[in-house]
RNA sequence: GGAGUUGGCCAGACAGUCGCCGCUGCCCCGGUCGGUGGAUCGGGGCGGGGGAGGAAAGUCCGGGCUCCAUAGGGCAGAGUGCCAGGUAACGCCUGGGCGGCGCGAGCCGACGGAAAGUGCAGCAGAGAGCAGACCGCCUACGUCUCCCGCGGGAGGCCGGUAAGGGUGAAAGGGUGCGGUAAGAGCGCACCGCGCGCCUGGUAACAGUGCGUGGCACGGUAAACCCCACUCGGAGCAAGACCAAAUAGGAACCCCAUGGCGUGGCCCGCGUCGGGUUCGGGUAGGUUGCUCGAGGAUGACGGUGACGUCGUCCCUAGAGGAAUGGCUGUCCUCGACAGAACCCGGCUUAUCGGCCGACUCCCCCU
Numbered sequence: 001g002g003a004g005u006u007g008g009c010c011a012g013a014c015a016g017u018c019g020c021c022g023c024u025g026c027c028c029c030g031g032u033c034g035g036u037g038g039a040u041c042g043g044g045g046c047g048g049g050g051g052a053g054g055a056a057a058g059u060c061c062g063g064g065c066u067c068c069a070u071a072g073g074g075c076a077g078a079g080u081g082c083c084a085g086g087u088a089a090c091g092c093c094u095g096g097g098c099g100g101c102g103c104g105a106g107c108c109g110a111c112g113g114a115a116a117g118u119g120c121a122g123c124a125g126a127g128a129g130c131a132g133a134c135c136g137c138c139u140a141c142g143u144c145u146c147c148c149g150c151g152g153g154a155g156g157c158c159g160g161u162a163a164g165g166g167u168g169a170a171a172g173g174g175u176g177c178g179g180u181a182a183g184a185g186c187g188c189a190c191c192g193c194g195c196g197c198c199u200g201g202u203a204a205c206a207g208u209g210c211g212u213g214g215c216a217c218g219g220u221a222a223a224c225c226c227c228a229c230u231c232g233g234a235g236c237a238a239g240a241c242c243a244a245a246u247a248g249g250a251a252c253c254c255c256a257u258g259g260c261g262u263g264g265c266c267c268g269c270g271u272c273g274g275g276u277u278c279g280g281g282u283a284g285g286u287u288g289c290u291c292g293a294g295g296a297u298g299a300c301g302g303u304g305a306c307g308u309c310g311u312c313c314c315u316a317g318a319g320g321a322a323u324g325g326c327u328g329u330c331c332u333c334g335a336c337a338g339a340a341c342c343c344g345g346c347u348u349a350u351c352g353g354c355c356g357a358c359u360c361c362c363c364c365u
Base pairs, nucleotide, nucleotide: 001361002360003359004358005357006356007355008354009353010352012330013329014328015327016326017325018324020051021050023048024047025046026045027044028043029042030041031040032039033038053336057347058346060345061344062343063342064341065235066234067233068232077231078230079229080228081227082096083095084094085093086092097111098109099108100107101106112226113225117224118223119220120219134165135164136161137160138159142157143156144155145154146153147152148151173191174190175189176188177187178186192215193213194212195211196210197209198207199206200205239287240286241285242284249278250277251276252275253274254273258272259271260270261269262268294313295312296311297310298309299308300307301306331334
């Protein structure tokens, strides 16, 4: 200098001006309570301060919180699935193991069980599951035909053979020597594999360890299934409180010589209960609502995720839903995108820029 890997951070800046949503200080007006001071509620004015994200998204996991029939066991169903740890919990994270990719830093993996049982496998191929003779190789054994120089040769049948070719995603260990008619773990050596032990490791697992077996027990479980573990359901439109009008309900009282309406009263006319209290519930209002498994920083423990302790900080809370519009200056001309009960994750989207650590190649000293 070039090419890469990985962890973290930022998300146009500044100024002016007009607004919007909470909070707060002072003043003014009104309602209620109170003897006054004052308390509380509502409105207005002037000031102060705060106001989206790394993903607020998808709603895919996990929890808090709330209510329901307290949810213990079993069945069904769903999910997870190497080991250990972290955590409130997780399908997340960290470290490790194994397998794959990469020269490497590093990245990726639903990564339990196929020796419980059942199922499935198109096309091709002779044969696809306690294999299979299409081509090839072999005629030692048995038998038939032919030829001759009688010992052999050629061919057929019955056969043998998984070395070689061919098919396939996959064809029942590999290399070599021996062996054989030709072959074959048929025998042997080495490699590999299975099983048992030993050693190391918390474990997954590993081993130039020891012994043993000629040894493939094929694939598929995001097919049924088996094993182990986890899971009650619904969700802030959860839920809690205050509470009209109308209708309906309950209790008590009054009443038929009555009540109510019309009306000053009587008659008349109309109507059939009237009054008081209580409770549920609707509209509406309030709350839940943001101080929290919170953030910043330092020390200590830990390989790390993370934990413990100290100090400091308060950082949106709406309810048709605020966080915006305009102007000016500058630059590298600005991506994806907008909270709605709250957290921890994962995934997806994203213009560019900065910082740390590391790897490979080339050059110079």
A computed fold for a 365-nucleotide RNA, annotated as Bacterial RNase P class A. Model confidence (mean pLDDT): 76 of 100. The sequence was found by an Rfam model in a public genome assembly. It matches the Rfam family "Bacterial RNase P class A". Rfam's curators write: Ribonuclease P (RNase P) is a ubiquitous endoribonuclease, found in archaea, bacteria and eukarya as well as chloroplasts and mitochondria.